Order: sequence, then structure tokens, then C1' cells
RNA sequence: CUCAUCCAGAGGGGCAGAGGGAACGGCCCUGUGAAGCCCCGGCAACCACCGUGUCAACCUCAGAACGCGGCAGGUGCCAAGUCCGUCCCGGAUUUCCCCGGGAAAGAUGAG
Repeated sequence: CUCAUCCAGAGGGGCAGAGGGAACGGCCCUGUGAAGCCCCGGCAACCACCGUGUCAACCUCAGAACGCGGCAGGUGCCAAGUCCGUCCCGGAUUUCCCCGGGAAAGAUGAG
């Protein structure tokens, strides 16, 4: 940089000792113990692996594309929808508030 996904799911213990939820604004979590590190457990199924379906070129096989099932090896994750908003469009409204869609940013995986 590209592509896919992000309203589901899953926490205990030890060390440690004041922060954390990406930024900003909110709103939250936190000495009934934050971040971080370690151990154990769990969730999920992106990739890998195994089996298998459809379609096309093809003598055949393998492979490519799109799926389905299994598994749990490589990652990831285990407060709140990515906690909510931020920018744009639409709806509603006297205003604030609010509702819907999209984008941006971010996270994770694969390349």
C1' cells in the first nucleotide's frame, strides 16, 4: 500500500503500584488494585492443515475462483458496538437533544 472483517463471543491467579479506554471532546473503568510482565484458562476461526461441493479451459491429474464441513498448528482477542461522538448526506425538531446511511481514523488477519 491492497483486500477482508469489526452490533456475536470469551477471565482467574501471581508480581507490580497509578493509571487506562489510539488522538480530541464526552462518558466510563480503576487502591474492592490501572498500565506492564508471568502462569493457567477461555473465545473465535483470518491464515495453515484435512475432507468436500459448484463452474470453466483440458486427454487426465494437479492447480486457480467461489463455497461448505472438520481441526486448533501460526496470529488475534477475553468492560462497555471500534464505549459514543468528531467529517459528509438525509430524516425529525423552535433550539438543544435524537434517528438512519456513508466516509475518515483505528484494530486484527492475509498478501